[in-house]
RNA sequence: AGGCCUGUAGCUCAGCUGGUAGAGCAUCCGGCUCUUAACCGGAAGGUCGCGGGUUCGAACCCCGUCGGGCCUA
Numbered sequence: 001a002g003g004c005c006u007g008u009a010g011c012u013c014a015g016c017u018g019g020u021a022g023a024g025c026a027u028c029c030g031g032c033u034c035u036u037a038a039c040c041g042g043a044a045g046g047u048c049g050c051g052g053g054u055u056c057g058a059a060c061c062c063c064g065u066c067g068g069g070c071c072u073a
Base pairs, nucleotide, nucleotide: 001072002071003070004069005068006067007066010025011024012023013022019056027043028042029041030040031039049065050064051063052062053061
């Protein structure tokens, strides 16, 4: 320098070839218990790396750019 993969909640990851963003764990509240843990119920939590573009509509398509990984030179 070129190519490929990857970036979504505090963490680990889903998201069906475009239609109003989810799970588990963690956190908080409540139930149960003498108390804690476990178990059960609920809640909060996200500019979908960033900036543009296409579209009625973008996490998803296109362009640029940044970080991480791998390969070639």
Predicted 3D model of a 73-nucleotide RNA (transfer RNA) from a Thermoproteota archaeon. It matches the Rfam family "tRNA". Rfam links the family to the GO term triplet codon-amino acid adaptor activity. The family's RNA type in Rfam is transfer RNA. The source organism's lineage runs through Archaea, Thermoproteati and Thermoproteota. RNAcentral holds the sequence, with entries from ENA.